RNA sequence: UCUCGAUAAAGCCAACUCUCCCGUGGAGGAGAGACGGAAAGCUACGGAUCUUGUUGUUUGAGAAAGGCCGAGCUGCCGAA
Numbered sequence: 001u002c003u004c005g006a007u008a009a010a011g012c013c014a015a016c017u018c019u020c021c022c023g024u025g026g027a028g029g030a031g032a033g034a035c036g037g038a039a040a041g042c043u044a045c046g047g048a049u050c051u052u053g054u055u056g057u058u059u060g061a062g063a064a065a066g067g068c069c070g071a072g073c074u075g076c077c078g079a080a
Stems, first nucleotide, its partner, number of pairs: 004078002012037002016033006022026001035067001041073003045070003050062004
C1' cells in the first nucleotide's frame, strides 16, 4: 500500500416513532429518541420505482428523489 473489517478507539450518518415547518408536487426539512450503517459520502450516468401525457401494454416528459440494484469519483480508523 492492497485485500479485509474487530466484543478496538475517535468522530460521522439516522430507518422508524412523536411533534413542528414549507409546497401543486418530496424516498422533503427541523427537534428528541435510536433500528441500523464502512461509504447509510458525492454524481440522477444505466436500471427499477414514483408522478404525468398519449396509448392500450407501447411510447414520451418530469421528480425539493434514496437506508433500491449497478456504474463513476472520493474517503475515517487499523486488530487479525